This is a predicted structure of a 153-nucleotide RNA (glmS glucosamine-6-phosphate activated ribozyme aptamer). Of the family's consensus pairs, 87% are formed in the model. It was read from a public genome assembly, where an Rfam model found it. Its mean pLDDT, the model's own confidence on a scale to 100, is 77.
RNA sequence: UGCAUCAAAAAAGCGCCGGGACCGCGAUUGCGGUUGACGAGGUCGGGAUUUAUCGAACCAUUCGGCGGACGUCCCGCGGAUUUCGCUUUUAUCCGUUAAAUGCCUGACAAAAACGGGCGGCAACGCCCCAACAGAACAGGCCGAAAAGCGCUU
Numbered sequence: 001u002g003c004a005u006c007a008a009a010a011a012a013g014c015g016c017c018g019g020g021a022c023c024g025c026g027a028u029u030g031c032g033g034u035u036g037a038c039g040a041g042g043u044c045g046g047g048a049u050u051u052a053u054c055g056a057a058c059c060a061u062u063c064g065g066c067g068g069a070c071g072u073c074c075c076g077c078g079g080a081u082u083u084c085g086c087u088u089u090u091a092u093c094c095g096u097u098a099a100a101u102g103c104c105u106g107a108c109a110a111a112a113a114c115g116g117g118c119g120g121c122a123a124c125g126c127c128c129c130a131a132c133a134g135a136a137c138a139g140g141c142c143g144a145a146a147a148g149c150g151c152u153u
């Protein structure tokens, strides 16, 4: 370095780091270390793709890079919408809590920052407490066409 086997662990606004920034020692380009996105929300199956939702803080190293991903698109499956009812096809929107967009109303009310404690020479890390969002969520405005069959009058 490659292969095989066994065991353990296992996250998805998540993981990693050779750049940068910062700290300590040495001392002049070396050694060791720290940082590198704060929560909310988000997964039917397969494939493709990569600057994949929302706000908070700061007024900016939350700089920069790599990988991944619940995003998006296509296909399949499933659900809803016109009917008195059923089936099929198309259309639209969704994903089993199965209409979205926009507007209005309502409910819910985050974490970091701050403060306190502990650890570290330090950069900084971990734990605890209270405050403050937006989206998502609930209700309303507000739900299509064709063909066939059945039921009632």
Stems, first nucleotide, its partner, number of pairs: 014067004019063001020035006038055003044076006077095005084150007102141005115128005